[in-house]
RNA sequence: CGCCGAAUCGUAUUUCGAACCGGGGAACCACCUGCGUCACCUGGGGUGAAUCCGCCGGCUCCGUACCACUGUGGAGUCAGCGGUAGGGCGAGACUUCCCGACCCGAACCCGUCAGCUAACCCGGUAGGCGUUGAGGGAAGAA
Numbered sequence: 001c002g003c004c005g006a007a008u009c010g011u012a013u014u015u016c017g018a019a020c021c022g023g024g025g026a027a028c029c030a031c032c033u034g035c036g037u038c039a040c041c042u043g044g045g046g047u048g049a050a051u052c053c054g055c056c057g058g059c060u061c062c063g064u065a066c067c068a069c070u071g072u073g074g075a076g077u078c079a080g081c082g083g084u085a086g087g088g089c090g091a092g093a094c095u096u097c098c099c100g101a102c103c104c105g106a107a108c109c110c111g112u113c114a115g116c117u118a119a120c121c122c123g124g125u126a127g128g129c130g131u132u133g134a135g136g137g138a139a140g141a142a
C1' cells in the first nucleotide's frame, strides 16, 4: 500500500462514544396430530462460505450364516483420495455484472436450552496473509 474477516473511527488516559457485526427476546405466522415400514441413538442449538456425496482403509456395535477359520448386511466414528452446495479474488480512485485462471470449502462456541420476533436485554471490534507483482470485457455512479 493491498487482501480475507463485523473486527474500524473518534475521544480519554479511569474510559466512553459512533459505526459495523452477533446472540437472546412478544403478537401474527410456523411448529405442535394420527397411522404404517426400516435402521440408529453420541439430544438440541449458535458463529462461519465451510455443506453434502462417492471410493478406500482402520476401529466399535448390532443382525445373520458358520464346528472352526471366516463371510456378509447395516449403523457410528477416525484418516486419506476425488467431487460438490457455497465462498474469495480486478490496485482501473468506487460499485455491479459476464468470461477465464487460481484459491478456500476450516475452526470454534453454548451446555439439555433458544423457530420467527417490535419494544427491550446481552455481547464482539480479533486473527491471518501478500507486495513491484496484478487476465480480459460491459454497464453505472461520481
Base pairs, nucleotide, nucleotide: 001130002129003128004127008018009017010016019125020124021123022122023121024120029115043113044110045109046108047107052083053082054081055080057078058077059076060075061074062073063072064071065070086104087103088102094140095139096138097137098136099135
c-di-AMP riboswitch aptamer (ydaO/yuaA leader) from a soil metagenome, 142 nucleotides, folded computationally. The sequence is in RNAcentral, with records from MGnify. The model forms 92% of the base pairs in the Rfam consensus. Model confidence (mean pLDDT): 75 of 100.